A computed fold for a 1466-nucleotide RNA from an uncultured bacterium, annotated as small-subunit ribosomal RNA. It matches the Rfam family "Bacterial small subunit ribosomal RNA". Gene Ontology terms of the family: structural constituent of ribosome and ribosome. Model confidence (mean pLDDT): 85 of 100.
[in-house]
RNA sequence: AUUAGAGUUUGAUCCUGGCUCAAAACGAACGCUGGAGGUAAGCUUUAUACAUGCAAGUCGAACGGUGGCAACACCGUGGCGAACGGGUGAGUAAUAAGUAGGAAUCUGCCCAUGUAGUGGGGAAUAAUCAUCGGAAACGAUGGGUAAUACCGCAUAAUACCCUGAGGGGGAAAGGCCGUAAGGCCGCUAUUGGAUGAGCCUACUUCGGAUUAUGCUAGUUGGUGAGGUAAAUGCUCACCAAGGCUACGAUCCGUAGCCGAUCUGAGAGGGUGGUCGGCCACACUGGGACUGAGACACGGCCCAGACUCCUACGGGAGGCAGCAGUAGGGAAUAUUGGACAAUGGACGAAAGUCUGAUCCAGCUAUACCUCAUGAACGAUGAAGGUCUUAGGAUUGUAAAGUUCUUUUAGCGGGGAAGAUGAUGACGUUACCCGCAGAAAAAGUCCUGGCUAACUUCGUGCCAGCAGCCGCGGUAAUACGGGGGGAGCAAGCGUUGUUCGGAUUUACUGGGCGUAAAGGGCGCGUAGGCGGUCGGACAAGUCACUUGUGAAAUCUGAAAGCUUAACUUUCAGCGGCCAAGUGAAACUGUUUGACUGGAGUGCGGAAGGGGCCAUCGGAAUUCUCGGUGUAGCGGUGAAAUGCGUAGAUAUCGAGAGGAACACCUGCGGCGAAGGCGGGUGGCUGGGCCGACACUGACGCUGAGGCGCGAAAGCUAGGGGAGCGAACGGGAUUAGAUACCCCGGUAGUCCUAGCCCUAAACGAUGGAUGCUUGGUGUCUGGGGUUUAGAAGUCUCCGGGUGCCGGCGCUAACGCAUUAAGCAUCCCGCCUGGGGAGUACGGUCGCAAGACUGAAACUCAAAGGAAUUGACGGGGACCCGCACAAGCGGUGGAGCAUGUGGUUUAAUUCGACGCAACGCGAAGAACCUUACCUGGGCUAGAAUGCUCCUGAACGCUCCAGAGAUGGAGUUUCUUAGGGAAACCUAAGCAGGAUGCAAGGUGCUGCAUGGCUGUCGUCAGCUCGUGUCGUGAGAUGUUGGGUUAAGUCCCGCAACGAGCGCAACCCUUAUCAACAGUUGCUAACGGGUCAAGCCGAGAACUCUGUGGAGACUGCCGUUGAUAAAACGGAGGAAGGUGGGGAUGACGUCAAGUCCUCAUGGCCUUUAUGUCCAGGGCUACACACGUGCUACAAUGGCCGGUACAAACCGUUGCAAACUCGCAAGAGGGAGCCAAUCGGAGAAAGCCGGUCUCAGUUCGGAUUGGAGUCUGCAACUCGACUCCAUGAAGCUGGAAUCGCUAGUAAUCGCGGAUCAGCAUGCCGCGGUGAAUACGUUCCCGGGUCUUGUACACACCGCCCGUCACAUCACGAAAGUGGGUUGUACUAGAAGCGGUCGAGCUGACCCCGCAAGGGGGGGCAGACUUCCACGGUAUGACCCAUGAUUGGGGUGAAGUCGUAACAAGGUAACCAAU
Repeated sequence: AUUAGAGUUUGAUCCUGGCUCAAAACGAACGCUGGAGGUAAGCUUUAUACAUGCAAGUCGAACGGUGGCAACACCGUGGCGAACGGGUGAGUAAUAAGUAGGAAUCUGCCCAUGUAGUGGGGAAUAAUCAUCGGAAACGAUGGGUAAUACCGCAUAAUACCCUGAGGGGGAAAGGCCGUAAGGCCGCUAUUGGAUGAGCCUACUUCGGAUUAUGCUAGUUGGUGAGGUAAAUGCUCACCAAGGCUACGAUCCGUAGCCGAUCUGAGAGGGUGGUCGGCCACACUGGGACUGAGACACGGCCCAGACUCCUACGGGAGGCAGCAGUAGGGAAUAUUGGACAAUGGACGAAAGUCUGAUCCAGCUAUACCUCAUGAACGAUGAAGGUCUUAGGAUUGUAAAGUUCUUUUAGCGGGGAAGAUGAUGACGUUACCCGCAGAAAAAGUCCUGGCUAACUUCGUGCCAGCAGCCGCGGUAAUACGGGGGGAGCAAGCGUUGUUCGGAUUUACUGGGCGUAAAGGGCGCGUAGGCGGUCGGACAAGUCACUUGUGAAAUCUGAAAGCUUAACUUUCAGCGGCCAAGUGAAACUGUUUGACUGGAGUGCGGAAGGGGCCAUCGGAAUUCUCGGUGUAGCGGUGAAAUGCGUAGAUAUCGAGAGGAACACCUGCGGCGAAGGCGGGUGGCUGGGCCGACACUGACGCUGAGGCGCGAAAGCUAGGGGAGCGAACGGGAUUAGAUACCCCGGUAGUCCUAGCCCUAAACGAUGGAUGCUUGGUGUCUGGGGUUUAGAAGUCUCCGGGUGCCGGCGCUAACGCAUUAAGCAUCCCGCCUGGGGAGUACGGUCGCAAGACUGAAACUCAAAGGAAUUGACGGGGACCCGCACAAGCGGUGGAGCAUGUGGUUUAAUUCGACGCAACGCGAAGAACCUUACCUGGGCUAGAAUGCUCCUGAACGCUCCAGAGAUGGAGUUUCUUAGGGAAACCUAAGCAGGAUGCAAGGUGCUGCAUGGCUGUCGUCAGCUCGUGUCGUGAGAUGUUGGGUUAAGUCCCGCAACGAGCGCAACCCUUAUCAACAGUUGCUAACGGGUCAAGCCGAGAACUCUGUGGAGACUGCCGUUGAUAAAACGGAGGAAGGUGGGGAUGACGUCAAGUCCUCAUGGCCUUUAUGUCCAGGGCUACACACGUGCUACAAUGGCCGGUACAAACCGUUGCAAACUCGCAAGAGGGAGCCAAUCGGAGAAAGCCGGUCUCAGUUCGGAUUGGAGUCUGCAACUCGACUCCAUGAAGCUGGAAUCGCUAGUAAUCGCGGAUCAGCAUGCCGCGGUGAAUACGUUCCCGGGUCUUGUACACACCGCCCGUCACAUCACGAAAGUGGGUUGUACUAGAAGCGGUCGAGCUGACCCCGCAAGGGGGGGCAGACUUCCACGGUAUGACCCAUGAUUGGGGUGAAGUCGUAACAAGGUAACCAAU
C1' cells in the first nucleotide's frame, strides 16, 4: 500500500458449470466531429523492388608531381579512420541472452613528467611522360622519380621471445617551430594500467511424447602431432568403446534475449515498439584478404537470382543509413534547415566532414494544460415537443442590460540556450498596446446489466443486438422528433492484452449422484517415513561483504505561469556469489531401542485355488410292455406331433449338462468370481500365549501378472437351452414382443482376446473421533461335578439404525462422504467424439493412446410445486351395470354446414356451436343486395334567431322528395297597455360538435358458459428447510360435504359446505269477500240461488313442527352408523334460489359501455323493390307416425297454473267449418278466455299400406294486416306419398321420477311441432363397483411445466458448412548414398619469370635463399542423380458429422412409455 460484482439453464429453488458485461492499457485502425499550446510517438504488413540526392572522410607539419604570377585547386604514393556512429530482427531454443563465477588470452588510439632506444645503408614504385588496346569499365608495354612506403646491416636493458638452461634471436622515421639552445608532434622495443574483445563453467530461459527398446563414429575419452592471440576433437594419426536420455536426449513447430512495459490486492499472466545493454544480419549462398580489431551495410573474390548499360566482345549494381518512389496493407510523416549546441573521424592547429545529432514540417496517434464567455435577467416571450386541453417542458435557457478579453488577430519590444567568437531554431519563448462576445462543440447512449422516457412512423417487414433478447397494429429495444443521461476537442466502434475468472486453484478448486478413482493385484524408479543419543553442516536460519549499469518505479525536493515533461537526492530491486556463525527441524553418518513390519509355536472357521474320482434326482433319446385318439400350445389360435399308435403310464438302457432342499443382506477370495460327495496338492486371513529379527515400512509413474460374458484358432463333445434362420400367429405393417422348430454357441483340452452399469458409480495406507442392535468366526471370565445354556469381556469380519461433524441437497456417519498425514490415478461447458489421423497390441473382431475444424448458450446434479401415467390405494356421480322410453331408418318442422346468388347480413364450432343470439324476418325489423336521393347531415346537447312554419288541401313522382295554396303558436309570472321574462312546442342559422350493427372479444369493462353445487381454495402468527417450499390442509375413523371427532409443531382465521331465504307436505290461531256451505230457515226441474253461518274446503297473515331430540346395538367412553318408538313428515323430508380460489387469451366491440385504428358528397342517412324463406346434398334438435294397450262415432267425469281495457268477450243469430254479426259482463277469488285431455260407458273397424298414417297436390274460403306473389296462419271438399318399429352407433331417466295426456303464458297486428310454466294418469330396476367416462384425497415414477393434444429418436429427401479417406498431382523442408567441384586458405611441385639479402666473380654474369605465374591436390558453396522421411495445397469419387419454423416413414426413450431401462459383446 491492499481484495466489489452483475446478466443468462428452471414454473420456481439451491448447486455445478460455461458464455457475456462493467475497469485499465495500446507504435493502433475505422466512423462522425474538430479552437489553441506544450511534451512524446509515428511501415506492427513484403528481411519486397528501388529512380534521384545526400549519409566517411581527413592530413601539404610524411612524399612526388600537374596547372597557376599568386592565393589556391587537382593527381598519386603514404598515415590514421572507415570494425565507430546509423538501420533491421530474417536467422537463432543455444555458438544467443540474463545472473554469478573462472583461467589458458589479445588489446590501435589513451594513461605513467614508466623503462630502454631512435645509428648507418640499399633496391624499387605510383602519379607522370611516350606508344598501344578497348564502346565502356578499365588496361598493356617502355622510360624516369620521392617518402613517416619497402628491404638488409649495426646496436639490444636486471626488459621481451625461444631453449636441451649452456645458449640463441629480434627494432626504429622522420616532420614542424626556432639564429641557436631547445621545444613540440612522431617512430622502435618493452613493463604496468585503463578500455575494448575472445574463451570456459554453473543456474535460469516457449510448445509438442500422436517425436523414445531413442540419439551419437570426431561421436566420448586417451596418447602424440598440427593449429590458434588463447584452454579444448579445434584438426589429424593411432588406441579404447565410450557419451547423451523419462530431472525429456533426438526430432518437429514457434521465437532475437534482457533492463523493462501493460495488467493484477498480490502471486501471477501478457508483451519486448520508442529509450538503454547484449546478440545476429546487410540481395541469397560460400570464401578469404587487409588490419590492433572484420571474415567487414555505403571493401574484395566466386557462384546464384534480379535490374541496368552495351558497339554483343564485355561491363555495372545492392536504401534492414536520411529523405523519397512503387508495391503490399485497415494503417504509419518532408526528396526541409543547420553543424549554433552535444558527440565522432582526421589534423600540431586553423579547419574539413558528419541525414549521428540539434531543430523545423506533417498527423487529435497518446499524455497534459487552456478556451469556446461572466453577472443580472419571468411577460416564465416566441418557436418546438407532449397533453387528462387545465397545463407541463425546453428554461435564466434566449432576447435584453452591465462587464471581461485567456487563446486566436493586428502593432511594438525581445531573451536564455554562448566560458572569447559562432544561433539553424526565430515572424521563438516572454512582455506591452489595440479592437470586439467577438472566430471556436461535438459525439455516444437512453429494455435489464447501466446513469438517462415520451410521441409519431413501421407491422416477424425494414431493422437492432455485447449477453439475455426486441419487431407479427397501441415497440421506453427498429427509424424520425422532443426531452434526458454520460464523456468532452474529442466521442464511439473494431482489434489485442491482462483483470473480473478461486474458470488450471503455489497463495487458492475438485472426483458417491454434477466433468472426474485406474477392473484388480505384485512390484521398479521416485515421493514420504517410528523412538533415544553422538558427529557433520548439504538443506534451513542469522550477520557481514560483493554484485544487482543508467533510464524506469516509489518517496522527498527543484525547474518550465500549472501539469504532462525534465533535473537532483534517497529508497526498492525477495535473485546470485563469497565469508563468519547457529544446530531445533529435514538430510548424511554412527550407536542403541521395540511400539510399525516380519518369523517361529499352538489352535479354530471357510462354495479360496488346482487335479483325480464317485453319486442321485430331472430333461431328452433308444428298446420293450400296457393303452387309444388325441396331444401340445395360446389372450385366442395356428404351425408342430399322432392310427406307421403319439400324449399318458411301467420297465430296461444311452448320453450330456447342472447340482433342488440345506441357502441365510451367511462364508471365502485382491478383483473377476466361488455351491453335490470323497481324496490329493496348495494360497491367504484370524485367534492365543511366549520367544526371536530390529524400521526390514507405506505408496507406487513405467513394467509384470490376473481379469465375467460374448467372440476367435485347433481338436473333442453336444442332453437341455438357444443368437442367426424357417414356419405359425398378432398387426396398417411386424425383418419384434407370443407359439412350434432350430444352427453356431453354451461344456472339455490347448492358445488368443482384455472389455463391462468390471458399481459401494466411493484408490491404497495409518492414526483419532458419542452410541444402539443383529449376525459369522476365535478366545477369556462367571456358573456347573462336567457339559449345554445364560450373562459378561477381549479380538477379527459383515449388516441395519442413528449423534457430532460434513454435504448443493439426497445422504454419509468407527466398514465416513467426519478430523488429519503420505503416495498414486483422474477432471476443467455441451455437441462434434471416445470419432479422425498417427502409433502400439491382436489371427480377426477390435482394444489402448487420442485431437481439430465447426456449432450451441446452455448441457447437468439434487430437491420443490404442479400436471400426467395403458402406476398403486381409497371414495363419489344415471359413470357402468339392472331397467323403462327414445335418437339413428320414413314424412314434415326447425337450426347448421355446403352449394347457389346481385344479396342469400352477422355472430356461435367437441363436451360447453347447430328449435343457439332470435320471447316469434310478408313491409318495418334489417345490419345484406339493386336502384333513386341528402351532405353540419335521420336522431341528441349547448348558443343565437323566428313563430314565417309544422299541420292540412292539391299537383308530379315508385317513394324519399319537390312545387302551389291555406293557417299565423301554447302555458305561467309581471305590467294599464305596448310588451318583457321564463318554460314548452315547431322551424331556421352558425360553430363546437355528429354518425358508423365498420375492424380489433388476442387492447378492455360488464355480463355469461364450463369444470361443478365438485369440496375444495387460501391467509396471519409460530415452527422446519440455505432455498423454492413444507407444516396447518397429512394420519385413524366418519360424512352429501376440509361434515364432525380423536391424534399431531402447530394455534387460529377467511372464501366455499351447511344453515339463514322462497316453495311444497301437517297442525292450530286470527281474518271471512268476490271464495266456502255442516247445522237452521227460505227456495228452484236443478243450483250457496237467498237469509244466515265461520264449523269444513279454500285464500291470506303471523306462528308451531324435525333436533339423531328419545330408546337399543355397534364404535375408542368420540364423531357417527344401524334398528326402533312416536310423528303429517326422520336422518340435508321433496323442489328452488344461492356457483369459492381459479381454468379455457372460452363467448360477446351486433344489448350496453369503452381504448386504439379506419370512414366523413360515405363504411353515415332517407326511400322503393328484392334478399335473410334459394336447394344435387350432409349433420343436429324436434313433431307425426308405422297402429287393436289402437283408429273412428256417440255419451259422460275430474284439474292446476295463468291471462284480459289498443283487451278478454258471454248469451243469442248465421255459416259444414275457419269465422261473421252481436255486444251483456269484467281493470277481475265477482265477468270472460274455458270445452281440459288421457280416463270411464256403449258402438264400429279385424291385421290390410287398412276406417293405420297423414305428406303432397287441386279447388273453394276465413282472419290479421297499407299489403299474404316471392313469403302467414287457419277452415272445408278432394287427393292419399313415404312409413309395417329402424345398421353401426348413441341419448335421457332412480319416484309423484320415466313414460303418457292435455291446459296456460311470454314474444305477438297475424304467425309455435320451439321455449317457459301448470296440473292429470302413473311404472320398472339398482346384485354390485371388475370394466367405460368424469371428478376428489393420499402415495409413487417422470427426460412433462404451452404441462401427454407433452416430450422426443433414427433412416430417407432438400439446402448449406467444416472435416476425414482417395488413383494421384503440385510444392516445401530434410536424411542417406553417390556425383560435382567456382573462389579461396592450406599442401606438394614450381624446368617459366624475378629488384633489395647471402656466396663466387674486377666486371659481365652465375649460384643460393625468397617471391610470382602456373600445374596437381585436401576441404568446400551452388548444382546433379537415386532413394527415404515429414509437412502443406489440390483431387473424380466417397464417408460420417454439424446446422437449417411448418417434408417422408415409423414411434425407440421419458409413466410399469404400453416387451422395465441401461452397460458390454455377438